Notes:
This is a predicted structure of a 407-nucleotide RNA (Bacterial RNase P class A) from a Hyphomicrobiaceae bacterium. Its mean pLDDT, the model's own confidence on a scale to 100, is 76.
RNA sequence: UCAGUCGGCUGGACGGCCGCUCGCUCCUACGCCGAAAGGUGGCGCGAGAGGAAAGUCCGGGCUCCAUGGACAUACGGUGCCGGAUAACGUCCGGCGGGGGCGACCCCAGGGACAGUGCCACAGAGAACAGACCGCCGCGGUGCGUAGUGUUUUGCCGCGGUAAGGGUGAAACGGUGAGGUAAGAGCUCACCGCGCUUCCAGCAAUGGCGGCGGCACGGCAAACCCCACCGGGAGCAAGACCGAAUAGGGACGGCGCAGGCGGCGCAAGCCAACUGGGAUCUGUGUCCAGAUCUGGCCGUCCGGGUAGGUUGCAGGAGGCGUCAGGCAACUGGCGUCCCAGAGGAAUGGUCGUCACGCACGGGGCAACCGGUGCCAUACAGAACCCGGCUUACAGGCUGACUGAUUGU
Numbered sequence: 001u002c003a004g005u006c007g008g009c010u011g012g013a014c015g016g017c018c019g020c021u022c023g024c025u026c027c028u029a030c031g032c033c034g035a036a037a038g039g040u041g042g043c044g045c046g047a048g049a050g051g052a053a054a055g056u057c058c059g060g061g062c063u064c065c066a067u068g069g070a071c072a073u074a075c076g077g078u079g080c081c082g083g084a085u086a087a088c089g090u091c092c093g094g095c096g097g098g099g100g101c102g103a104c105c106c107c108a109g110g111g112a113c114a115g116u117g118c119c120a121c122a123g124a125g126a127a128c129a130g131a132c133c134g135c136c137g138c139g140g141u142g143c144g145u146a147g148u149g150u151u152u153u154g155c156c157g158c159g160g161u162a163a164g165g166g167u168g169a170a171a172c173g174g175u176g177a178g179g180u181a182a183g184a185g186c187u188c189a190c191c192g193c194g195c196u197u198c199c200a201g202c203a204a205u206g207g208c209g210g211c212g213g214c215a216c217g218g219c220a221a222a223c224c225c226c227a228c229c230g231g232g233a234g235c236a237a238g239a240c241c242g243a244a245u246a247g248g249g250a251c252g253g254c255g256c257a258g259g260c261g262g263c264g265c266a267a268g269c270c271a272a273c274u275g276g277g278a279u280c281u282g283u284g285u286c287c288a289g290a291u292c293u294g295g296c297c298g299u300c301c302g303g304g305u306a307g308g309u310u311g312c313a314g315g316a317g318g319c320g321u322c323a324g325g326c327a328a329c330u331g332g333c334g335u336c337c338c339a340g341a342g343g344a345a346u347g348g349u350c351g352u353c354a355c356g357c358a359c360g361g362g363g364c365a366a367c368c369g370g371u372g373c374c375a376u377a378c379a380g381a382a383c384c385c386g387g388c389u390u391a392c393a394g395g396c397u398g399a400c401u402g403a404u405u406g407u
Stems, first nucleotide, its partner, number of pairs: 001403010012353007020048005026042002031040003050378001054389002057387005062234004067288007075230005080094005095109001096107004110225002115223002117219003132165002134161009173191006192214001193212004198207003238310004248301007256275003261270003276293005317336008356373004361368002
């Protein structure tokens, strides 16, 4: 200097004038809007969209409903090891596998001997398979040669073979040597694979060594098996105020007794107890509990309400610093309050500067100065928080890797 990898920050600034929303102090009014509940004023001070606010893919806080425990099962999720966290399918650090010269990047990473299924086409053959072209042996036969024998070559038949070639995404271990008629883990060496003592490590796993010729391959992001985890609905949750209506109707199913006490002339009513029954969990069983026993379950028809206030921001909070930890993160100390709308607020205008772009001037270049544009990329909170995923013009910057050159 060029190329690359992994991160961090920013994504306009300043000033004046006018305007919008909220919070707080003070002041003012009882007026106006509204059926009501409720809403509505002025000065001053202060604050006012994001790194993704997007997607709604995960996890929670919070609210309401549900009934709690045990066993099993349906459904859903996760899937190497160890940690972090409120939790997660997230994050950190390792292990194994793959890619890259490297810095680094990627993995839907348990099980194929529990079972089922698939591997199209091509090919001889696609899981304990297989002979198309071949290689070898034996026999027969034809041609050539004057004859005989032998040999070579071609063809046919039988047998052996899977080393060479072909097909394919993939061919039943690889390389080399020996051996063989020719070959083959047939034998051997090394690699690979399986089992294993010891060592290192919390572990996943790895290493030295030993034994074994050792192979029924791949796919579970196919069904499945195994291990672990899991209530539902959601701020349109929920609470309160005001107003209004029909505490509505039909059908079907289940649906009780006992003794005691009180009231009553009696019919009957009330309270408590016991037993039975029904309802309460995604489903079933067991145990316990609660409610009801003139209520519950199921289906259908019909009526009222859309107004207002709240929930609504002090938090698993931000920032700084110290300590622990490889890190994710945790703890201590200090400091700050950084939106809360309700059809949805942060805008308009003027000036200056910066970044960037276009034009043209000077200059070898670096660069210097001039004119114009500049609402500048992706994009706008809606209960909140931790993640993941997706989008992003331009600018600043840190560390590392490779190549080249110079000192």
Overview: Rfam family: Bacterial RNase P class A. Rfam's curators write: Ribonuclease P (RNase P) is a ubiquitous endoribonuclease, found in archaea, bacteria and eukarya as well as chloroplasts and mitochondria. Its best characterised activity is the generation of mature 5'-ends of tRNAs by cleaving the 5'-leader elements of precursor-tRNAs. Cellular RNase Ps are ribonucleoproteins. RNA from bacterial RNase Ps retains its catalytic activity in the absence of the protein subunit, i.e. it is a ribozyme. Isolated eukaryotic and archaeal RNase P RNA has not been shown to retain its catalytic function, but is still essential for the catalytic activity of the holoenzyme. Although the archaeal and eukaryotic holoenzyme s have a much greater protein content than the bacterial ones, the RNA cores from all the three lineages are homologous -- helices corresponding to P1, P2, P3, P4, and P10/11 are common to all cellular RNase P RNAs. Yet, there is considerable sequence variation, particularly among the eukaryotic RNAs. Identified in Yersinia as Ysr151/RnpB. The organism belongs to Hyphomicrobiaceae, within Bacteria.